A computed fold for a 1395-nucleotide RNA from an uncultured bacterium, annotated as small-subunit ribosomal RNA.

RNA sequence: UAGAGUUUGAUCCUGGCUCAGGAUGAACGUUAGCUACAGGCUUAACACAUGCAAGUCGAGGGGCAUCGCGGUGCGGCAACGCACCGGCGGCGACCGGCGCACGGGUGAGUAACGCGUAUCCGACCUGGCCUUCACUUCGGGAUAGCCCCUCGAAAGAGGGAUUAAUACCGGAUAUGUGGGAGCGUUACAUGGCACUCCCACAAAAGAUUUAUCGGUGAAGGAUGGGGAUGCCUCCCAUUAGCUUGUUGGCGGGGUAACGGCCCACCAAGGCGACGAUGGGUAGGGGUACUGAGAGGUAGGUCCCCCACAUUGGAACUGAGACACGGUCCAAACUCCUACGGGAGGCAGCAGUGAGGAAUAUUGGUCAAUGGGCGAGAGCCUGAACCAGCCAAGUAGCGUGAAGGAAGACUGUCCUAUGGAUUGUAAACUUCUUUUCCGGGAGGGUAAAGUGGGGGACGUGUCCCCUAUUGCAAGUAUCCCGGGAAUAAGCAUCGGCUAACUCCGUGCCAGCAGCCGCGGUAAUACGGAGGAUGCGAGCGUUAUCCGGAUUUAUUGGGUUUAAAGGGAGCGUAGGCGGACGAAUUAGUUCGGGGGUAAAUUUGUUGGGUCCAACCAUACCGUGCCAUUGGUACGGGUUGUCUGGAGUGUACAAGAGGGGGAUGGAAUUUCAAGGUGUAGCGGUGAAAAGCUUAGAUAUCUUGAAGAACUCCGAUUGCGAAGGCAGUUCACUGGGGUACAACUGACGCUGAUGCUCGAAAGUGCGGGGAUCAAACAGGAUUAGAUACCCUGGUAGUCCGCACAGUAAACGAUGAAUACUCGCUGUCGGCGAUAGACAGUCGGCGGCCAAGCGAAAGCAAUAAGUAUUCCACCUGGGGAGUACGCCGGCAACGGUGAAACUCAAAGGAAUUGACGGGGGCCCGCACAAGCGGAGGAACAUGUGGUUUAAUUCGAUGAUACGCGAGGAACCUUACCCGGGCUUGAACUGGAGUGGAAGAUUGGCAGAGACGCCUUUCGUCUUCGGACCGCUUCAGAGGUGCUGCAUGGUUGUCGUCAGCUCGUGCCGUGAGGUGUCGGCUUAAGUGCCAUAACGAGCGCAACCCUUUUCCCUGUUUGCCAUCAGGUCAUGCUGGGCACUCCAGGGACACUGCCAUCGCAAGAUGUGAGGAAGGUGGGGAUGACGUCAAAUCAGCACGGCCCUUACGUCCGGGGCUACACACGUGUUACAAUGGGCGGUACAGAGGGCAGCCACCUGGCGACAGGGCGCUAAUCCUUAAAACCGUUCUCAGUUCGGAUCGGAGUCAGCAACCCGACUCCGUGAAGCUGGAUUCGCUAGUAAUCGCGCAUCAGCCAUGGCGCGGUGAAUACGUUCCCGGGCCUUGUACACACCGCCCGUCA
Repeated sequence: UAGAGUUUGAUCCUGGCUCAGGAUGAACGUUAGCUACAGGCUUAACACAUGCAAGUCGAGGGGCAUCGCGGUGCGGCAACGCACCGGCGGCGACCGGCGCACGGGUGAGUAACGCGUAUCCGACCUGGCCUUCACUUCGGGAUAGCCCCUCGAAAGAGGGAUUAAUACCGGAUAUGUGGGAGCGUUACAUGGCACUCCCACAAAAGAUUUAUCGGUGAAGGAUGGGGAUGCCUCCCAUUAGCUUGUUGGCGGGGUAACGGCCCACCAAGGCGACGAUGGGUAGGGGUACUGAGAGGUAGGUCCCCCACAUUGGAACUGAGACACGGUCCAAACUCCUACGGGAGGCAGCAGUGAGGAAUAUUGGUCAAUGGGCGAGAGCCUGAACCAGCCAAGUAGCGUGAAGGAAGACUGUCCUAUGGAUUGUAAACUUCUUUUCCGGGAGGGUAAAGUGGGGGACGUGUCCCCUAUUGCAAGUAUCCCGGGAAUAAGCAUCGGCUAACUCCGUGCCAGCAGCCGCGGUAAUACGGAGGAUGCGAGCGUUAUCCGGAUUUAUUGGGUUUAAAGGGAGCGUAGGCGGACGAAUUAGUUCGGGGGUAAAUUUGUUGGGUCCAACCAUACCGUGCCAUUGGUACGGGUUGUCUGGAGUGUACAAGAGGGGGAUGGAAUUUCAAGGUGUAGCGGUGAAAAGCUUAGAUAUCUUGAAGAACUCCGAUUGCGAAGGCAGUUCACUGGGGUACAACUGACGCUGAUGCUCGAAAGUGCGGGGAUCAAACAGGAUUAGAUACCCUGGUAGUCCGCACAGUAAACGAUGAAUACUCGCUGUCGGCGAUAGACAGUCGGCGGCCAAGCGAAAGCAAUAAGUAUUCCACCUGGGGAGUACGCCGGCAACGGUGAAACUCAAAGGAAUUGACGGGGGCCCGCACAAGCGGAGGAACAUGUGGUUUAAUUCGAUGAUACGCGAGGAACCUUACCCGGGCUUGAACUGGAGUGGAAGAUUGGCAGAGACGCCUUUCGUCUUCGGACCGCUUCAGAGGUGCUGCAUGGUUGUCGUCAGCUCGUGCCGUGAGGUGUCGGCUUAAGUGCCAUAACGAGCGCAACCCUUUUCCCUGUUUGCCAUCAGGUCAUGCUGGGCACUCCAGGGACACUGCCAUCGCAAGAUGUGAGGAAGGUGGGGAUGACGUCAAAUCAGCACGGCCCUUACGUCCGGGGCUACACACGUGUUACAAUGGGCGGUACAGAGGGCAGCCACCUGGCGACAGGGCGCUAAUCCUUAAAACCGUUCUCAGUUCGGAUCGGAGUCAGCAACCCGACUCCGUGAAGCUGGAUUCGCUAGUAAUCGCGCAUCAGCCAUGGCGCGGUGAAUACGUUCCCGGGCCUUGUACACACCGCCCGUCA
């Protein structure tokens, strides 16, 4: 020392990307009241107009261009003017002195002793300043200026004459310098100091107001500079070798001084993986930002150093320069020109252009601070101090404060009669006056300095008085008056991240830092309201640090995430056993010292009212020298044996290279024999071989390669790798002993060597196998998999190559750390017990480690040493360069660009043409159908004014619809109505409303006229019409906003929870395993124990029996009666009905089994193993279906998308599909006779019976509101006919005639009769249903309904089969397991090509 988002369905990890913080010489957008302090070309070291930025001294000089004074002269009395006079004040130009090398600017160059730090100069200089000593002497000749003249456009140049100096020169003198000799002293190194002698050389200047200022020499100091050295100072090795004045020496030259700095000669050195040389980039430091720190980044402002002054070069002068506002030369550029020639250098201050996202005034003053000159006054000073512009930064202040609820109005929102919010906010009352406006006062920056006067003493110092000096500026500050008066914005509001609603938009417009929003209900876009954050600012962009332990020294890793070199030997380097001794250069620890400038940071504390800011002191990890300590480590030295090595003995081994040799088999080939039609090959075939004799078989021979058994979980080797036998050679390891050496060790960059297979070169060899190639198959294709051939190669020798999933995906070495077990090789011990010890090879596990999987003495544990390697994915092990190679290729090895992930381990699902177990009319075995025909019906399509809408794989399609002629009806055309067809409430008004007769116009709705009847009341009103207001109404949209309901997986056996336990976690366990079951049904086992929803049972029905009960049911017994009949009395026995109960539970027996349970054509029983059927549908899946059944959010329409009416349409018709009906016939059709149900329905009804009609039906009419009346069963059976045909099959279609309900059968009904008599002779690929009272077949009934397009749907009974070996396969499902790069979950994911 803070974290968060983002890989996944979820999890843990690895890992990148992104965010929150701070900072800036910033820029952009928007907004803007004041003050203080600091800041302001980061780009073009690009070019510059104009002005200014370095002068000063007359107390050095000759002088007098200019100004003033004075004097003289003239015009003139004067004023004034003109001329003259250097006489005075002064002074342009000139000579001379000092300064101009400072101050100011910039960062181009420079990777360097340039900078920083430390040390040294015994190898040096230093103007002005300070101290001390000495001197200041005698002379001389010029020159500028002035004057005259010449040349030139100009800049300027030249000639002549004359003249001065503190300008210049000569002589003298000398404590100096140089050389030589001698001597003394001192010391740190080649030296310092002092003395004596000789030789050579070198000084001076005056001025003036007389008080001073100067000048020369020498010594010393101070200051400033010069030089040398140690250490440090960016990136690239895809820059590895560089160097000839190079490295050194002797001797010279040069310099202030050392030095190859330069030169002659001599030698051949010098630098470099501790990174030379080369390339790129860059001024360095104090410091600044950030960070917990270590670090990282930066070098603007301020300070120090360096470098530069248009570019390049050079020197002169000088104390100092190789000189920003000096000179010369060259170059580029600009300007002037008379074309001959000249002038210039803003990286000084302002300013201009240009560049750029971008950076200010052509301001004031020398008042202060500082600098130059001067004796001084003073002059100069774009240094400096001030002011101006700029929110460009930091700090401070303000835009008001208190009260004030009808919680006002407006706005916004909502669950909307109302509430919430804006909001104490406003209004209003009281108060204050920073700021603002007006007026006034106004300190300090001036301590001081200067002029004048005076005083004191120590004669150059101090003090006093007076006068005077302020740019900014009448500013800061203070006082008075006025009055809330003059002053708030910006960004954000999905998560990270503080802050939410409405409207608009509709994958559009747009947003976005990352994840990501937007496809009609967007808290993510745009607007609004509200909120949040900061606030004279706020956001965005750019850059740096942080977060990032994401380069890890602090502080990471490498089995599988990125990452161990293929292996060994070994150089440099790094690291290193035990016991001593002395020492301390280096290391380490401590003390005091020097240094680390100032500023800054931190701390202390003073001032500005505070703060920023200013001032003061302290601290400071570096370097240097010094003085101590020294356990460990290092150097030197001595000893030791444990590490390492040697020796002796023993045993083991597919260790290596070379030679010799062997047999079996296979194969192939060759020769010969036998033998005949095929062989071979495959999933099936074909190509291929074969009558020229194959294959098969026998004999003999040849060749090459590989070595069966032993053989193993074995052994050996550094790795690659090594296997018949044998011979000699040879390497390594192990054990035992403890004789020898005495740390000789470990690791190992560069280097060297070895290194599978394939490959390459040369030469052999070539049996097999076999890339390439050929043929045949497979296939949509098949440059593959399969088959037949077949060349390189495979083998040997020599040489290259140097890579592999070269793997234990695990570098080497050493030490330590629970156990069990197998095996190999030694040793011990032999009692044949024991199970010790050393070295290997394996298995399981504890602690520990690990993200987990797992590892676990052969570590991935605990530690140490050394090497190698990694830093998101892709691009890419690619490109370029270099090195190696005969080549193939290998080694080394990037970037642009692009993505927000890529990845590891584990979890749950899903999936698999993975595995195991199991089930289902799933297949199989059967029976009957569909698909072909005609018709019915639904759908698609097409058509139409409309053919209303919905349903669309399974899970839509005889479905919503259990019944479209009108109605229904939602669609179309046309005609009407607008509080409306229906409903509610309020207000007003009327007494009717309504029913009814008839008529008129009209298609009708509706409108008009007319007849008759016509209210109640408790007096409040009720009821109804009309007008009006507010609601209405909508089968309009959204089933992807919803409720409810439903389909399907599936009546499949599953789906979960609590507690506990396991796991870092997602999760697991339970629910797994064995057996069993229809079943997660049960039993056993069990870190699980229990529980819930499902299963089962409880419910209904059916099958048997019992009890009870009665009429409308029944009739056994008794009686009566009839042609006949429970028809009647009677009875309730039986049947039936409907209420209650019983029964079935693997209960019994046998066998098997631990049990659960299974089995038995077991018993008993009406029924036997859930007896049959029904209802009942877990958690969930399909954004499944339905807004048109209903309800409902939102949106939309309102004289219409509402509503009424007439007509039409939903019934169309080239066609396609689904579901059905009828058939194609003889197991049949027609005709006649005859028998047996169940469940239902019935008053606008069912209708007996009679009559009519061929019939549908009609006319009469009994009974029945129903166990009472009505409602015929058919197939079957008996008889007869038809005789295999498009028929006596089949009935479509059409014609005619009718019946019925209905307002009405044209579009568009059903039925009847007569006639007509189509397709069709059993149906391709494919496909559906069904396991027993089932399929098949036969009829009956009901709902809807006036009628009916019903062959549909829902029920009822009659007749009544076949088959199931079995679970390999198809489909669906369940459980366990396995793999996975899938999770929208295989209809997934994903690769390549093309667009």
It matches the Rfam family "Bacterial small subunit ribosomal RNA". The sequence is in RNAcentral, with records from Greengenes.